[in-house]
RNA sequence: GGCGGGGUAGCCAAGGGGUUAAGGCAGGGGUUUCAUAAGCCCCCAUGCGGUGGUUCGAAUCCACCCCCCGCUA
Numbered sequence: 001g002g003c004g005g006g007g008u009a010g011c012c013a014a015g016g017g018g019u020u021a022a023g024g025c026a027g028g029g030g031u032u033u034c035a036u037a038a039g040c041c042c043c044c045a046u047g048c049g050g051u052g053g054u055u056c057g058a059a060u061c062c063a064c065c066c067c068c069c070g071c072u073a
Base pairs, nucleotide, nucleotide: 001072002071003070004069005068006067007066010025011024012023018056027043028042029041030040031039049065050064051063052062053061
């Protein structure tokens, strides 16, 4: 350099055009306990790498760029 995969919350991660973007961990509150842990309930943040385009509507499709991983020369 070429090709492929990926970037979503503090961390992991689903969702591949439709109105409220799943779930888990972490964190906060409650319940329980003499107390702690576990369990259960509730809460939590401007979360979709950037810019532009397509569309009535984009995390999702397209272009370019940035970053990570793999293959190849």
A computed fold for a 73-nucleotide RNA from a bacterium, annotated as transfer RNA. RNAcentral holds the sequence, with entries from ENA. The coordinates come from a structure-prediction model, not an experiment, and the mean pLDDT is 83. It matches the Rfam family "tRNA". Rfam classes the family as a transfer RNA.